[in-house]
Context: one part of a larger RNA
RNA sequence: GGAUGAACGCUAGCGGCGCGCUUAAUGCAUGCAAGUCGAGCGAUGAGGCUCCUUCGGGAGUACAUCAGCGGCAGACGGGUGAGUAACACGUAGGUGACCUACCCUCAAGACGGGGAUAACGAGUGGAAACAUUUGCUAAUACCCGAUGACCUUACUAGGUCGAAGUAGUAAGGAAAGCUCCGGUGCUUGAGGAGGGGCCUGCGGCCCAUCAGCUAGUUGGUGAGGUAACGGCUCACCAAGGCAAAGACGGGUAGGGGGUGUGAGAGCAUGACCCCCCACAAUGGGACUGCGACACGGCCCAUACUCCUACGGGAGGCAGCAGCAGGGAAUCUUGCACAAUGGACGGACGUCUGAUGCAGCGACGCCGCGUGAGUGAAGACGGCCUUCGGGUUGUAAAACUCUUUUGAGGGGGAAGAGCGAGGACGGUACCCUUCGAAUAAGCGUCGGCUAACUACGUGCCAGCAGCCGCGGUAAGACGUAGGACGCAAGCGUUAUCC
Numbered sequence: 001g002g003a004u005g006a007a008c009g010c011u012a013g014c015g016g017c018g019c020g021c022u023u024a025a026u027g028c029a030u031g032c033a034a035g036u037c038g039a040g041c042g043a044u045g046a047g048g049c050u051c052c053u054u055c056g057g058g059a060g061u062a063c064a065u066c067a068g069c070g071g072c073a074g075a076c077g078g079g080u081g082a083g084u085a086a087c088a089c090g091u092a093g094g095u096g097a098c099c100u101a102c103c104c105u106c107a108a109g110a111c112g113g114g115g116a117u118a119a120c121g122a123g124u125g126g127a128a129a130c131a132u133u134u135g136c137u138a139a140u141a142c143c144c145g146a147u148g149a150c151c152u153u154a155c156u157a158g159g160u161c162g163a164a165g166u167a168g169u170a171a172g173g174a175a176a177g178c179u180c181c182g183g184u185g186c187u188u189g190a191g192g193a194g195g196g197g198c199c200u201g202c203g204g205c206c207c208a209u210c211a212g213c214u215a216g217u218u219g220g221u222g223a224g225g226u227a228a229c230g231g232c233u234c235a236c237c238a239a240g241g242c243a244a245a246g247a248c249g250g251g252u253a254g255g256g257g258g259u260g261u262g263a264g265a266g267c268a269u270g271a272c273c274c275c276c277c278a279c280a281a282u283g284g285g286a287c288u289g290c291g292a293c294a295c296g297g298c299c300c301a302u303a304c305u306c307c308u309a310c311g312g313g314a315g316g317c318a319g320c321a322g323c324a325g326g327g328a329a330u331c332u333u334g335c336a337c338a339a340u341g342g343a344c345g346g347a348c349g350u351c352u353g354a355u356g357c358a359g360c361g362a363c364g365c366c367g368c369g370u371g372a373g374u375g376a377a378g379a380c381g382g383c384c385u386u387c388g389g390g391u392u393g394u395a396a397a398a399c400u401c402u403u404u405u406g407a408g409g410g411g412g413a414a415g416a417g418c419g420a421g422g423a424c425g426g427u428a429c430c431c432u433u434c435g436a437a438u439a440a441g442c443g444u445c446g447g448c449u450a451a452c453u454a455c456g457u458g459c460c461a462g463c464a465g466c467c468g469c470g471g472u473a474a475g476a477c478g479u480a481g482g483a484c485g486c487a488a489g490c491g492u493u494a495u496c497c
Base pairs, nucleotide, nucleotide: 001497002496003495004494006493007492008491009490010489013368014367015366016365017364018363019361020360021326026324027323028322030321031320032319035072036071037070040069041068043065044064045063048061049060050059051058052057079279080278081277089203090202091201092200093199094198095197098196099195100194103192104191105190106189107188108187109186111145112144113143114142120135121134122133123132124131125130150173151172152171153170154169155168156167157166177184178183205251206250207249212242213241214240217239218238219237220236221235222234223233224232254276255275256274257273258269259268260267261266281302282301283300284299285298304315305314306313307312332358334357335356336355340354341352342351343350344349371401372400373399374398381392382391383390384389406434407433408432409431410430411429415424441486442485443484444483445482446467447466448465452481453480454479455478456477462469463468
C1' cells in the first nucleotide's frame, strides 16, 4: 500500500447493487416451512337441480368434502460444518462385479376366479395419548389359477483367461382399471437419456520430544449376504500384511471451483455463489421404498424440557421469522405465489419461509449532492504582529443564474408468453410549481510524512507505530487561529499478503 462476513470512537443527505451469529453443533415460547389426486375406492351431504310423494319424506344427478383405504411425492428443495487426514475431495480411468421410480423409443400382452379390511354402526377401558371387542362394505389394496414374445435359475453345447454375449432342454415367474370414448393408466422385455453404487493411479496439513504397528489382522478354500466385487460376515487352513519414500500414534481441519495479495514464483484463505461430502438433541437399529438406514418418518437407550387423575404420556428450529444465553459483534415473529423452479393432478388448480420482493444495518462497492458565475489592493469579527502590517480571503455580504436533491400537485409502467392474473407498487419513470432553498465531517501538522504559530502547563497533566517529547519561552502535552489529507465518511483495533 491492498484486502475484510469485521468491531469500536466521532460524524452522517440520497440512490443502485450486494452482504449481514465468524462466538454456544447452546436451549428454545409461538406461527408457518410437504403435500396432492374425487378422472383409483367406498362413504358423507348443509345447500342446488330434476322426478315421485301418503306432504313425514324418498330416488336420481351435478357439485363439494373432514376423516379413511389406495397412488405418487415426503431420499428433492432449504440449513449447518460437529465429525472426518479418508477413495472424503480433485483429477484421470475401470466396472467381463452393478442398480435406476418418473421421461423417451421399440416389441409382446392384460384371460378366469377368490377371501378380507379401514372408513362406518354398536360397545368397552383410559385423566390423556390412545387401545380394544363385535357387525357391515369397496377398490388401480391383497391373493390364487391360466398364458409366456420375454426374464430368472439349473444343466448341455460351443465361446472366453474367466461366470460377457450365442444356441438348446427343464423348472419357476405378469397384469387394473378409469373415461367426457378422444384417451390415459397397467404387466413383461430390449434400448436410450439423466442419476447413482463400487474399484484404482496420481495430488493437496503439522509433530519423529509419536518408531515400530497389526488377530478378521494378511492370504486361501467353502458358505452366507449385497443391486454388485470384496474378511463385508462366518467356519476351517496357512502365517502373513504395513513401515524412515514416515507405518502406528497425537494435534489440527469439511474438500474443490475459487478468493485476497504479489511483477511473478509464491504465501494466506475456503464468508456470499456453484459442485461434492458429512450431519440433523446424543448413541444405536432396522422398516417402507427405484432410491434412506431417512432434518420437520418409526423403534430402543441416554441427557434435557413439558403434561399428568402418579397408572402413564409428549417433544427435538444446524428450515423461515422470532426468544433467551454467550459475545466486540450480525436483521422483520413482513408481503406474494405475479414471475422462475418444484410436488401432485387429464386439467382448472392446490401446496411451496424454495423463490420473487419489501423492512432493518454507511457492513462493503459504485454513483450523486451539500450550489454556479460575478464580486475589494481586500468589510466586520477572529488569530498573529517587529504595531507598519500580515492572515482567514473571492471566502462572506451583495448582484445575476440554476434546481441534481428536497417539498407540493398531476400522470404512471415494462416485467404477462396464449385468455385472465403484478406481491413489488401508486414503486421506477415522466410533466409541472416553489425556493439556495433540506444536506460536512473526521484525522493529522518533531522526523519517517503533506501540513506552524500563539497561549496554558512545568518530568506534572499528558503523548507515543518506531526514534522519542514534557524538569519555565514545548512547532511532539492541552486549547485557539491557521494549514495538510481524505470525505458521507474519517480514524483506531484485529487478521492476511